[in-house]
Context: one part of a larger RNA
Molecule: large-subunit ribosomal RNA, domain IV
Organism: Neofamilia massiliensis
Parts: sequence; structure tokens; C1' cells
RNA sequence: CCUUUGUUAAGGAAUUCGGCAAAAUGACCCCGUAAGUUAGCGAGAAGGGGAGCCAUAGCAAUAUGGCCGCAGUGAAUAGGCCCAAGCGACUGUUUACCAAAAACACAAGUUUCUGCCAAAUCGAAAGAUGAAGUAUAGGAGCUGACACCUGCCCGGUGCUGGAAGGUUAAAGGGAAGAGUUAGCGAAAGCGAAGCUUAGAACUGAAGCCCCAGUAAACGGCGGCCGUAACUAUAACGGUCCUAAGGUAGCGAAAUUCCUUGUCGGGUAAGUUCCGACCCGCACGAAAGGUGUAACGAUUUGGGCACUGUCUCAACAAAGGAUCCG
Repeated sequence: CCUUUGUUAAGGAAUUCGGCAAAAUGACCCCGUAAGUUAGCGAGAAGGGGAGCCAUAGCAAUAUGGCCGCAGUGAAUAGGCCCAAGCGACUGUUUACCAAAAACACAAGUUUCUGCCAAAUCGAAAGAUGAAGUAUAGGAGCUGACACCUGCCCGGUGCUGGAAGGUUAAAGGGAAGAGUUAGCGAAAGCGAAGCUUAGAACUGAAGCCCCAGUAAACGGCGGCCGUAACUAUAACGGUCCUAAGGUAGCGAAAUUCCUUGUCGGGUAAGUUCCGACCCGCACGAAAGGUGUAACGAUUUGGGCACUGUCUCAACAAAGGAUCCG
């Protein structure tokens, strides 16, 4: 010097991104226990006391006061707590070897497909899964307990339905034309039938165009100007555009650039935190909206207790390293 430990005056988070680490709490018994709540919980809430010894009182159980403090065994034992907020309802699952989470799953909600030789999936096929199941079943998508709710838009894209008209393939169809030549003609040339070539009209399904429906389908949910008896603001009016112009609720938010917005609270002092405001750069209703008891090795802020985290370091032990022999 390193590692692992032990103790520490006074202070007690001043340390630090952050109480990281350490300290503290701890079993048993008695008393006692708030808000909130889905009435189950919350809850071991919180908080207080006991044991051993001494003194006093009492016949005694026991009571009160004081002091001390967990005891034994063993290799090894035993919640820190409270307040507020975000996220996710919950138990669960996950990046084997840097991420355990707010991610995934979940019960539940909803849409859609599927009538059974089901749909869907694997496989050139046979066949198999689905399922020895049968719509209270099975597949796929989205949301994600529960409570209150889930607004407007079908113009675009998709899906479903429709079939009058337009367009349209193969196929059917076979017109005109062309080649050839019996024949005709003085020649130029014309040219039947047949054969060859050619391929028009017409017929012709789905699809597309078209007509409807459908947003818990993909998605979308405006601008400018004016106006009230101070000012300011605009319930109100005008105008342009749109398929329709964002409803309820929430809002500087895991979303707010400007921004440490402004006000209030907490601190002596607070870019974080909590409560409001609304000017939402760029929230918003199952890519769900807003709440929510319980739960969480979750994230953020605060407090009590506690401490060598620190002021500020010291001493000691064990094991190493190093040096000397």
C1' cells in the first nucleotide's frame, strides 16, 4: 500500500446524479392502529409496552419506579417506516453471458372469419394439425382488471354487398384483303372452285369504372376578418375551404420548442417535486380517454429514524503485497 473486517468525540446526508454503501429495524407476548377502499383490504399500518436485576407496596398474584438488555443453540436466523405523484390493475414472463422494466402476457372488452371433408396452418401429394373439438367451439386482429365513458367524418385506401350501363382475356366466330391458277384476253390484266394466308364485326366471366354500406377497418378531425358603455377579451356575426373540422375528459404532461412559462405549496435558498392556470410548437377517446383500492427488487419528490456518505479523519485485527534477514 491492497483486500476483508471492527470501533469512533461533536455533528448527522453538510457527501453524492442519487442515502450508492453502511448503519438502523428485526423472533415472541400484550396494548393499539389513520386516510382511502373494489369492504377483501390497507395492517406486522403507525405507535407504545414486557422479559433480567434492584428498591418500594402487598400474604400472594401483581403494581409502580430505577438500572441493564434480546437469550440459548448452531456452520448459518429474523421488517426500517411514513407522505405525495407517474406508469402498469393484479400473481406471472423476458434480452442464457451489460437492460427485469413503464416492455410481453393476463382475465376481460370488441371486430372479423368459420356449418364441419369448417376456417386457418404444414405439405407438389398422400396425409396431418385444428379435433377424437362443432359457433358457450376454433382461427386471426386490436384493446387490456374494475368504474364512468368511447364524440364527428365513408371524400381517399381497404373490406362487404349490388348489378343496369362502360371497359375487358382465352375461347367461339369468321368478313374484307393477300398468294396460287383452271379459264378469258392480242396484251396489260381479270380471275371461279380448291388450297394457303389473314383475321374485322359479333358472343364472351371475374376484375376495374360505377352504386351503396362499413371507422373497437387503414386513417382524418381548418383558416381569415370584425364585434360588448375604460381597457382587455369575444358569448355573437361575416367570409373562404373541407369528407368532417377535435366532443367529453385531461393538459408545461413519460407529450410544452420558446421554458427554470406564470401563480401557489414545500426549503434560509428548489432547472427537480406537488397543486393550479391554459397561450395543447405538436393531448384526446379500444395505436383507447379519464379515474382508481390493492400490488411493484418499477420511476420521481419529501420526511422520521439511522449512521465514517461527509466535515476529517483516526486507531485496531486478519490475510496479502513490498522491504530486510